[in-house]
């Protein structure tokens, strides 16, 4: 410093309950742990979902792109 495999001190947290928010998909928090190497961050592209519906909105734990980043083993 370059691609890469296997994990995981630490790290995030699916399904569920509980509480609150929202018309809805969904948000938040708390509990919980199926998972996850970017499940950090940005709605740019797709894709899917929702409505007071053609134009507004969920979703990055569905894919892509973009942007940063951690530990670690041999080469």
């Nucleotide at each position: 410093a370059a691609g890469c495999a296997c994990a995981a001190c630490g790290c995030c947290a699916a399904a569920c309950c509980u509480g609150u928010u929202g018309c809805g998909a969904g948000g938040c928090a708390g509990g919980g742990a199926c998972g996850g190497a970017a499940a950090g961050c940005c709605a740019u592209g797709g894709g899917u979902c929702u409505c007071a519906a053609c134009g507004a909105g969920a979703u990055u734990g569905c894919c892509a792109g973009g942007u940063u980043g951690c530990c670690a083993g041999a080469u």